A computed fold for a 135-nucleotide RNA, annotated as FMN riboswitch aptamer (RFN element). It was read from a public genome assembly, where an Rfam model found it.
[in-house]
RNA sequence: CGAUGUCUUCAGGGCAGGGUGCAAUUCCCGAUCGGCGGUACAGUCCGCGAACGUGGCACGAGCGUGAGCAAGUGUCGCGCCGACCCGGUGGAACUCCGGGACCGACAGUGACAGUCUGGAUGGAAGAAGAUGUGU
Numbered sequence: 001c002g003a004u005g006u007c008u009u010c011a012g013g014g015c016a017g018g019g020u021g022c023a024a025u026u027c028c029c030g031a032u033c034g035g036c037g038g039u040a041c042a043g044u045c046c047g048c049g050a051a052c053g054u055g056g057c058a059c060g061a062g063c064g065u066g067a068g069c070a071a072g073u074g075u076c077g078c079g080c081c082g083a084c085c086c087g088g089u090g091g092a093a094c095u096c097c098g099g100g101a102c103c104g105a106c107a108g109u110g111a112c113a114g115u116c117u118g119g120a121u122g123g124a125a126g127a128a129g130a131u132g133u134g135u
Stems, first nucleotide, its partner, number of pairs: 003133008017029003031115002033104002035048004043102002052079008062069002084100005106118003
């Protein structure tokens, strides 16, 4: 230095101001935000996580005389998964610089939500560290 076991810590930001309205941070004007790895520095490329849907397995409140049924929890897998162009520099950039665009889970709500509230004091891509093993 590379491989590998165990453990610890960390791991998401954001509607100012105004309009309509009984009522909206949800509509309209406007404002504002950008998880992780890769790659020439990326919300828009490639891949991943989360969310959502679904299946297997384990456990299982409860129900049933019983065979059994079963909310839910855990785990593994599968599916789904938004959005960018132009010019410049350069060996190389959909990543930098300049300009103009675009996108954003589910549930809730007196009125439609990327930004409010909630699941979530959760989980996790992953990052850092401690310690061990063998070469």